[in-house]
Context: one part of a larger RNA
Molecule: large-subunit ribosomal RNA, domain VI
Organism: Pseudomonadota bacterium
RNA sequence: CGUAGGAAACUUGUGAGGCUUCUUCCCUAGUACGAGAGGAUUGGGAAGGACGUACCUCUGGCGUGCCAGUUGUCCUGCUAAGGGCAUCGCUGGGUAACUAUGUACGGAAUGGAUAAGCGCUGAAGGCAUAUAAGCGCGAAACUUCCCUCGAGAUAAGGUUUCCUUUCUCUGAUGAAGGCUCCCAGAAGACUACUGGGUAUAUAGGCCGGAUGUGUAAGUACAGCAAUGUAUUCAGCUAACCGGUACUAACAGCCGAUCG
Repeated sequence: CGUAGGAAACUUGUGAGGCUUCUUCCCUAGUACGAGAGGAUUGGGAAGGACGUACCUCUGGCGUGCCAGUUGUCCUGCUAAGGGCAUCGCUGGGUAACUAUGUACGGAAUGGAUAAGCGCUGAAGGCAUAUAAGCGCGAAACUUCCCUCGAGAUAAGGUUUCCUUUCUCUGAUGAAGGCUCCCAGAAGACUACUGGGUAUAUAGGCCGGAUGUGUAAGUACAGCAAUGUAUUCAGCUAACCGGUACUAACAGCCGAUCG
């Protein structure tokens, strides 16, 4: 820009893409077969490999604004307590998010038309013959079924709801809905997408909780001291959960009938 009014939501599916896998074991059955050795067709069940999709409950990884321990040095006048730097100084753990080696699921079943092949009826050709007329079965291939995208499918589809006009001029107003902008996001290179914008829990702060770390500081006591014990399962605690308007979501614009 188009889809001949303007919008919002939900859809149909011409079509396009994906998937399509392999192995072992058990029962049927040590049966059929075979002198024996050996050893099935078929049908049913179980486990696994590779691959794929989703997710983070578990097991782990990472976790540079969490907690603790600790070395050297500088600083806060000193003690104590802390801070900076040294690969995050090093070490031990670790929330959320992300993640696999973790967890869950998938390949199927179904219909149609068939290939090789197997048949029914049946003549030419009194028989025979699956074929000449006619009819049937039959494969991971074809096409459906399953998953994803999808009306620019220019044949531009459909449904529901919302807003709506009517002579001309002047003045005022600006529908439904949307956009810029702003607060953000398990969305993201930018854009886009999603949520929110005071009639507000969108983000921050604060409060409570969870989680993690592992018993803070100060004081008292014991010990010559290093240190230990008590107060104390303490103190601190990111991204998590719930609540609470204290802070920030200001301010503007577009937008309707052609022939």